Molecule: transfer RNA
Organism: Elusimicrobiota bacterium
RNA sequence: UCCGGCGUAGCUCAAUGGUGGAGCGGCCCGCUGUUAACGGGAAGGUUGUAGGUUCGAGUCCUACCGCCGGAG
Repeated sequence: UCCGGCGUAGCUCAAUGGUGGAGCGGCCCGCUGUUAACGGGAAGGUUGUAGGUUCGAGUCCUACCGCCGGAG
């Protein structure tokens, strides 16, 4: 320098172009003499950045950034 893959909650991952969810973790409550375990509840997202297409983009297209792999 070129090619490919990935980027979504604190972590691991979902989401047919049509209201972004789950598990774990953290918080609150219950249970218990206390902790753990267990049960219940609520919160937590500029979907890497900037544009484009579309009535509508996490999803499609372009550029850039970061990580991983490959070629030279």